This is a predicted structure of a 492-nucleotide part of an RNA (small-subunit ribosomal RNA, 3' major domain) from a metagenome. Rfam family: Eukaryotic small subunit ribosomal RNA. For this family Rfam cites "Crystal structure of the ribosome at 5.5 A resolution" (Yusupov et al., Science, 2001). The RNAcentral record of the full RNA draws on SILVA.
Context: one part of a larger RNA
């Protein structure tokens, strides 16, 4: 000095509590993990920091696992065999899952590409993440880290980096043997909010005008069409800019840093939310991302590669993330009515988003079109929601598991049922013990939509909007983290 332990004092955090909300834990199902089973049920990861994670929704492929069958894609060198032929390919029959000449029978074909042996390569989702790079995660979303000159000490070291106040912050004020600095924090970047000011727009609109239709009671109201109409930019889009600096006032405060309240304001929690993110570490994860990679293993009866089939889905059971519910604030039926993110077809013959018409109860089919997209899908006329009606508290018209039959779609292929639809079947579940998770405002929760994966398939993930609460605005009691003081000790 201080990893670690004890004690004391401060400070902080909804991965802590308090006040609450939604739950999870109980049920059914989905999915991941363990176990069991199995030819195989490939495998990594196991407190936070494994378990809807590997972007891991696996029918084949993927694929690493299992049962089997081919092929060499064994470079190159040396030696051999060898043009009187090194070798290659093959119909049919047998054989085989197989229209694999794989092997055998039978012969034909080919012509120095190969074959044999040795050395040496190559490949490997084989091993080792405890040999590594890179990347990621975590300690750790907190405020921490470092050197120069000076001071103290023989020195390791220390001061700077602090009693106090303040801040989200080692943020500032101030104190001051320190002074002046660097990284981190902040600033910065992205995004969401404001602009009747600028620049514009037949790929966005508005208003007028013209033509026309309906309701009209006339002044009107509503709709359709104007690439041969005009003007404009409020709405929309996106460039340049502006805008907040906690502004102004009051109160508290060393009348400092700042905090609170009110006013104005589109905006006054760092304006909200993200990104980036120091020093030092972990024997955290990944050799299954890589034609990154050391070493080891294997290398033709292959751990290479490809083909067929199976498996990863198997079910006495235990655990985790979720979905659907247990109803009347509801279910069902009809009608009404409102979004925002986004995405979309020729690469390699591999056909994407789909309007409209017709057929069909539906799923879907078929014929035409539009779109390489602010132009078409698409005003994505979404769901929750609202109105009216039926039901009437009954495992009920709540719930929709499990089965049976039929139809449809994707695909070479659907059985262990890809998905979707119709009819029937109508299980548990009457609000969930001990435990435990997440959360402070357009947040939680409810509700749907889009994208990723995708031939097909969301109960997942990542985004997006819509409806929109209750309760704190605090504390250190629990759980942890940081700092200071003291003490003991490992190491040096």
């Nucleotide at each position: 000095u201080g990893a670690c332990g004890g004690a004391a004092g401060g400070g902080c955090a909804c991965c802590a509590c308090c006040a609450g909300g939604a739950g999870u834990g109980g049920a059914g199902c989905c999915u991941g993990c363990g176990g069991c089973u199995u030819a195989a049920u490939u495998u990594g990861a196991c407190c936070c920091a494994a378990c809807a994670c590997g972007g891991g929704g696996a029918a084949a492929c993927u694929c690493a696992c299992c049962a089997g069958g081919u092929c060499c894609a064994g470079a190159c060198a040396u030696a051999g065999u060898a043009a009187g032929g090194a070798u290659u390919g093959a119909c049919a029959g047998a054989u085989u899952g197989a229209g694999a000449g794989c092997u055998c029978u039978u012969u034909c074909u080919u012509g120095a590409u190969u074959c044999u042996a040795u050395g040496g390569g190559u490949g490997g989702u084989g091993g080792u993440g405890c040999a590594u790079g890179g990347c990621c995660g975590u300690u750790c979303u907190u405020a921490g880290u470092u050197g120069g000159u000076g001071g103290a000490g023989u020195g390791a070291u220390u001061u700077g980096u602090c009693u106090g106040g303040u801040u989200a912050a080692u943020u500032c004020c101030g104190u001051u043997a320190a002074c002046g600095a660097a990284c981190g924090a902040g600033a910065c970047c992205u995004u969401a909010a404001c602009c009747u000011g600028c620049u514009a727009a037949a790929u966005a609109g508005u208003u007028g005008c013209a033509u026309u239709c309906a309701c009209u009671u006339u002044u009107g109201u509503g709709g359709a069409u104007g690439a041969u109409c005009a003007a404009c930019u409020u709405c929309u889009u996106a460039g340049a800019g502006g805008g907040a600096c906690u502004a102004u006032a009051g109160a508290c405060g060393u009348u400092u840093a700042g905090u609170c309240u009110a006013u104005g304001g589109a905006a006054g929690u760092u304006u909200g939310a993200g990104g980036c993110a120091a020093u030092a570490a972990c024997a955290g994860g990944u050799c299954u991302g890589u034609g990154a990679u050391g070493c080891c293993c294997u290398u033709a009866g292959a751990u290479g590669u490809u083909c067929u089939g199976g498996g990863c889905c198997g079910c006495a059971c235990g655990c985790g993330c979720g979905c659907u519910a247990c109803a009347c604030u509801g279910a069902c039926a009809a009608c009404a009515g409102c979004a925002g993110c986004a995405a979309g077809u020729a690469a390699u013959u591999c056909a994407c988003c789909u309007u409209g018409g017709c057929c069909g109860g539906a799923a879907g089919g078929u014929c035409u079109g539009g779109g390489u997209a602010a132009u078409c899908u698409u005003c994505u006329g979404a769901a929750a929601u609202g109105u009216u009606g039926u039901c009437g508290u009954g495992c009920u018209g709540g719930g929709g598991a499990u089965a049976g039959u039929c139809c449809u779609u994707u695909g070479c292929a659907a059985u262990u049922a890809u998905u979707g639809g119709a009819c029937u079947u109508c299980a548990a579940c009457g609000a969930g013990g001990a435990a435990u998770u997440c959360c402070u405002a357009g947040u939680a929760a409810g509700c749907g939509c889009g994208a990723g994966u995708c031939a097909u398939c969301a109960g997942c993930u990542c985004g997006c909007g819509u409806u929109g609460a209750u309760u704190a605005c605090g504390u250190c009691c629990c759980u942890g983290c940081c700092c200071u003081u003291u003490u003991g000790u490992a190491c040096a």